About this RNA
Two RNAs folded together computationally: RNase P RNA and transfer RNA, 418 nucleotides in total. It holds a member of the Rfam family "Bacterial RNase P class A". From the family's description: Ribonuclease P (RNase P) is a ubiquitous endoribonuclease, found in archaea, bacteria and eukarya as well as chloroplasts and mitochondria. Its best characterised activity is the generation of mature 5'-ends of tRNAs by cleaving the 5'-leader elements of precursor-tRNAs.

RNA sequence: UAAGAUAAUCAGAUGGUCACGGUGUCGGAGCAAUUCGCCAACGAGGAAAGUCCGAGCAUCGCAAGGCAGGGUGGUGGGUAACGCCCACUGAAGGCGACUUCAAGGAUAGUGCAACAGAAAUAAACCGCAUUCGUUAAGAGUGUAAGGAUGGAAAGGUGAGGUAAGAGCUCACCGCUUGGGUGGUGACAUUCGAGGCUAUGUAAACCCCACUUGAUGCAAGACAAAUUGACAAGGGCUGCCCGCCCGUUUAUGUCAGAAACGUCGCUAGAUUUUGUCGGCAACGGCAGAAGUAGAUAGAUGACCGUCCAAUACAGAACUCGGCUUAUAGAUUAUUCUUAAAU
RNA sequence: GCGCCUGUAGCUCAGCAGGAUAGAGCGUUCGCCUCCUAAGCGAAAGGCCGCGCGUUCGAAUCGCGCCAGGCGCGCCA
Numbered sequence: 001u002a003a004g005a006u007a008a009u010c011a012g013a014u015g016g017u018c019a020c021g022g023u024g025u026c027g028g029a030g031c032a033a034u035u036c037g038c039c040a041a042c043g044a045g046g047a048a049a050g051u052c053c054g055a056g057c058a059u060c061g062c063a064a065g066g067c068a069g070g071g072u073g074g075u076g077g078g079u080a081a082c083g084c085c086c087a088c089u090g091a092a093g094g095c096g097a098c099u100u101c102a103a104g105g106a107u108a109g110u111g112c113a114a115c116a117g118a119a120a121u122a123a124a125c126c127g128c129a130u131u132c133g134u135u136a137a138g139a140g141u142g143u144a145a146g147g148a149u150g151g152a153a154a155g156g157u158g159a160g161g162u163a164a165g166a167g168c169u170c171a172c173c174g175c176u177u178g179g180g181u182g183g184u185g186a187c188a189u190u191c192g193a194g195g196c197u198a199u200g201u202a203a204a205c206c207c208c209a210c211u212u213g214a215u216g217c218a219a220g221a222c223a224a225a226u227u228g229a230c231a232a233g234g235g236c237u238g239c240c241c242g243c244c245c246g247u248u249u250a251u252g253u254c255a256g257a258a259a260c261g262u263c264g265c266u267a268g269a270u271u272u273u274g275u276c277g278g279c280a281a282c283g284g285c286a287g288a289a290g291u292a293g294a295u296a297g298a299u300g301a302c303c304g305u306c307c308a309a310u311a312c313a314g315a316a317c318u319c320g321g322c323u324u325a326u327a328g329a330u331u332a333u334u335c336u337u338a339a340a341u
Numbered sequence: 342g343c344g345c346c347u348g349u350a351g352c353u354c355a356g357c358a359g360g361a362u363a364g365a366g367c368g369u370u371c372g373c374c375u376c377c378u379a380a381g382c383g384a385a386a387g388g389c390c391g392c393g394c395g396u397u398c399g400a401a402u403c404g405c406g407c408c409a410g411g412c413g414c415g416c417c418a
Base pairs, nucleotide, nucleotide: 001338002337003336004335005334006332007331008330009329010328012306013305014304015303016302017301018300020043021042023040024039026037027036028035029034045312049323050322052321053320054319055318056317057216058215059214060213065240066239067238069212070211071210072209073208074088075087076086077085078084089103090101091100092099093098104207105206109205110204111201112200113199125147126146127143128142129141130140131139132138155173156172157171158170159169160168174196175194176193177192178191179190180189181188182187220263221262222261227255228254229253230252231251233245234244235243270289271288272287273286274285275284276283277282342414343413344412345411346410347409348408351367352366353365354364360398369385370384371383372382373381391407392406393405394404395403
């Protein structure tokens, strides 16, 4: 200098004028609920999104039992919890920094493997060797080293051996299996034994281990004017067991009418600084901060300065994650490779 | 806001316990028939199976992530 890798940050700033949202002080109106005015501080995101996981919270029936169904799947740790995060193991990719992995079981059982090919879980088409055959053509036997087909062809490479061959024998590698050592563990490593019996597919059924009640703030609680018809069952929202309510003030369905108020609603597993523990995720202790809460749904407009100022995009009960979208820019005593000096 | 379903030819649908050229009806085009049209008969064209990544030898079909469209759901009494 060029090409990369990893981790993280920002998401315009500032001044003025006007407008909008809820909150609070003060003042006015009203019996009150409430409403009007002024002022004050505050008022969308890193994803507020998708609604894909996990929880809080609420109701249902005690949330407990059995079956079915669903989910997860290397090991250890973190966490309220998780399918998330951290560290490690193994496998795959890359020269490398580093990245990726739904990574239990195919000797529990079942299914599937089209076409091609002689043969697809089991083998003789060609070839090689040998026997018969006068020769040739051909037939029989042996053989899985070579060819051909296929995604996959019967452990691989080399040597010996043989009529030709073959784990037939040996060495190394792989596989299966028994033990030792190290590690919390996944696993690693080492010493034997077996000639090798055992193709793939479980994001096919399935088996094993762990786990799982259902419904979602339109949950639900309170306040509140007021009808009719039909049904006999209904609740427990997969089924069973067990339990409860009801058969006319009650439950279910349909139709009608009124109304669309208050709470739930934002202080929470909160954010942040320091320090201690830990490789880390994270946790302990001490201090500091106050940070939307609408209900037809509030953030915008104009002007000035700096200026590259532009992307994706707008809270709706709340958190922890994941996934997806995203202009421009910045940071790191950071790391890697190549070339030159 | 929450929950659920569906994407295959121009239209309406099969096929989805994986197997190679993805089918059917209507429609379209061409030919035959007819004086002409309709009907009828014969033939043809037309599909990246919504998009992407994966599992597998092989994906419309199985898994995951997106995109588009559609449906349902309140309280009181």